[in-house]
Molecule: c-di-GMP-I riboswitch aptamer
Organism: Alicyclobacillus hesperidum
């Protein structure tokens, strides 16, 4: 250096779900919880790909309001990717 991971952990992380904030929303943060995770550390300003659509375009309406597109800027690192690194073993 570099393949592998349950054979080794004082131990970590924590999904849904539920409180409470905050957000138009996807969602976030903190509290409880444990689906699971060997990088479920970090990066959304390498890059794909998913989600959302206040606000914008359009379309329809007399309005009210409805469909529909739409992330250069909102989200998601527990999609792949990119990067560091423990532990064990080769």
């Nucleotide at each position: 250096a570099u393949a592998u991971g349950a054979a080794c952990u004082c131990g970590g992380c924590a999904a849904a779900c539920u409180c409470u904030g905050c957000g138009a929303a996807a969602g976030c943060a903190g509290g409880g919880g444990a689906c699971g995770c060997a990088a479920a550390g970090c990066u959304a300003a390498a890059g794909g790909g998913a989600c959302u659509a206040c606000g914008g375009g359009c379309c329809g309406g007399g309005a009210a309001c409805g469909g529909u597109c739409u992330a250069c800027u909102g989200u998601c690192a527990g999609c792949c990717a990119g990067u560091u690194g423990c532990c064990a073993c080769g």